[in-house]
RNA sequence: GCCGUCAUAGCUCAGCUGGUAGAGCACUUCACUCGUAAUGAAGGGGUCCCCGGUUCGAGUCCGGGUGACGGCU
Repeated sequence: GCCGUCAUAGCUCAGCUGGUAGAGCACUUCACUCGUAAUGAAGGGGUCCCCGGUUCGAGUCCGGGUGACGGCU
């Protein structure tokens, strides 16, 4: 230098053929307990890496960046 994959919650990751963003763990509150853990219930938390484009509508499609990983030279 070229090619490929990936970037979504604090962490690990889903999200199909474009239609109001989810799970587990973690966190907060409550219940239970003599108390803690475990368990159960409820709750908070995201401008979906950045800039543009297409569309009535984009996490998803298109272009360009940035970063991570892998391959080739």
Predicted 3D model of a 73-nucleotide RNA (transfer RNA) from Solirubrobacter deserti. Its Rfam family is "tRNA". Rfam classes the family as a transfer RNA. Model confidence (mean pLDDT): 81 of 100.